[in-house]
Small-subunit ribosomal RNA, central domain from an uncultured prokaryote, 350 nucleotides, folded computationally. The coordinates come from a structure-prediction model, not an experiment, and the mean pLDDT is 83. RNAcentral holds the full RNA, with entries from ENA.

Context: one part of a larger RNA
């Protein structure tokens, strides 16, 4: 270096964009760098291999041959790789129309619930639990009615549904905006795939500055329980949860399954379209494209299972793994305000 792997045994980067690099559709002509064949020169000696010989044999030594799989020069071939020039449309891109979803900003608005405030009624309990107590209440609570206020979240619709690269996205409305898909075909003519570094996005918690704070609620205080109870239960309650501007960059970031292309029996359900049938429309039926599920042939798999959304059969590119512990620790580097992140051992031990 090759050979093996990566759903659950060690192992797919959280996700995308993309540079270098690697790989790349069909066809014609040319070149001859790679490639292939011939010739020639060289490839010291020794060693290795073969044959013969010399020490009684062997080791060892001598002679001859082969080999030295390489390199230079030269001649030739043109299938393949490469390069140059040209052509093509199936890959890729672009256009029009319709459905659906997300983000940001500004303005205005909706109802239920909750909390505190004010006022009315009312008059002794309320609350809470397994049972209680702490707590609240004659300075009038709980309950009930009215008024205005506040912050946060959007019941039903709601789905095995939809959208997004992932994280994720649910009241209503307006403006702006990214992408997929289907149908129609016009155009460009391989413009493609993957991607080390790099850049961007990235739940929750956390951090910085400023606001906001209804409910909930780490820490903390109290009441219980208990042998104890730094808990589970109860009464309170600060950060936080919310907004703006930045930082952090991690998750069982999971389908524990990287991306792309091609091929390989079926059945069934749902979503978004198109077409056929029909005088037209609708329903039903049939055909077809994309998306999301379920069941299962073959195959695969240690099995569980998977099975056209592969974990099947192949190709291309990238990341990662190499016994358990020590340890995602130490050290160095680097990023961060910090918390910490990324990179990442060894001794020793079984």
């Nucleotide at each position: 270096c090759u050979g093996g792997g990566c759903u659950u045994a060690a192992a797919g980067a959280g996700u995308g964009c993309g540079u270098a690099g690697g790989c790349g559709g069909c066809u014609u002509g040319g070149c001859a760098g790679g490639u292939u064949g011939g010739g020639u020169g060289u490839g010291a000696a020794a060693u290795c291999c073969c044959u013969c010989g010399g020490c009684u044999c062997a080791a060892c030594c001598g002679a001859g041959g082969a080999a030295c799989u390489g390199c230079g020069c030269u001649c030739a071939a043109a299938a393949c790789c490469g390069c140059c020039a040209g052509a093509c449309u199936u890959g890729a891109g672009g256009g029009a129309g319709a459905c659906a979803g997300g983000g940001g900003u500004g303005a205005g608005c909706g109802g239920a619930a909750c909390u505190g405030a004010u006022g009315g009624u009312g008059g002794a309990g309320c609350g809470g639990u397994g049972a209680a107590a702490u707590g609240c209440g004659u300075u009038g609570a709980u309950a009930u009615c009215a008024u205005a206020a506040g912050g946060a979240a959007c019941a039903c619709c709601a789905g095995u549904a939809g959208c997004g690269a992932a994280g994720g996205c649910g009241g209503c409305u307006c403006a702006c905006u990214g992408g997929a898909u289907c149908u129609c075909u016009u155009c460009u003519g391989a413009c493609g795939c993957u991607c080390a570094g790099g850049c961007a996005c990235g739940a929750a918690a956390g951090c910085u500055a400023g606001g906001g704070u209804a409910g909930c609620g780490a820490a903390c205080g109290g009441g219980a329980u208990u042998a104890g109870a730094u808990a589970c239960c109860c009464c309170g309650g600060u950060a936080g949860u919310c907004c703006u501007a930045g930082c952090u960059g991690u998750a069982a970031a999971c389908g524990a399954u990287g991306a792309g292309c091609a091929c390989u029996g079926g059945g069934u359900u749902g979503g978004a379209g198109g077409g056929a049938c029909c005088c037209c429309c609708a329903u039903a039926u049939c055909c077809u494209u994309c998306c999301a599920g379920c069941c299962g042939a073959a195959g695969c798999g240690a099995a569980a299972g998977u099975g056209u959304u592969a974990a099947g059969u192949g190709c291309u590119c990238c990341a990662c793994c190499u016994g358990g512990g020590g340890a995602g620790u130490a050290u160095g580097g680097u990023c961060g305000c910090a918390a910490g992140g990324c990179u990442g051992a060894a001794a020793c031990u079984c």